[in-house]
RNA sequence: CGCAGUUAAGGGCAAACCAGGGCGAAAGCCUUGGUGCGCAAAGCUACCUACCUAAGGACCAAGUCUAUGGCAGAGGGGCCGCCAAG
Numbered sequence: 001c002g003c004a005g006u007u008a009a010g011g012g013c014a015a016a017c018c019a020g021g022g023c024g025a026a027a028g029c030c031u032u033g034g035u036g037c038g039c040a041a042a043g044c045u046a047c048c049u050a051c052c053u054a055a056g057g058a059c060c061a062a063g064u065c066u067a068u069g070g071c072a073g074a075g076g077g078g079c080c081g082c083c084a085a086g
Stems, first nucleotide, its partner, number of pairs: 003086001005083001007084001012039002017034007037073001043079003047076003051070002056066004
């Protein structure tokens, strides 16, 4: 330096729920505290697919379609990265 992550060590993150504040049409996001489902990238990234929403727009107008809006803890890709033994 590379591979690997069975077994460690020091740590990290935080699903769901509860209480408070904020943004957004919504999906969802940010933030404070409690809590801890789980995660070896559950660190970052919207490039691809899937999925969510439909303000605006369109239409055959009960409604339907649509992303420029989301989503990284759905999968893939890209970038960075801790660690004893091997």
Molecule: c-di-GMP-I riboswitch aptamer
Organism: Rhodocyclaceae bacterium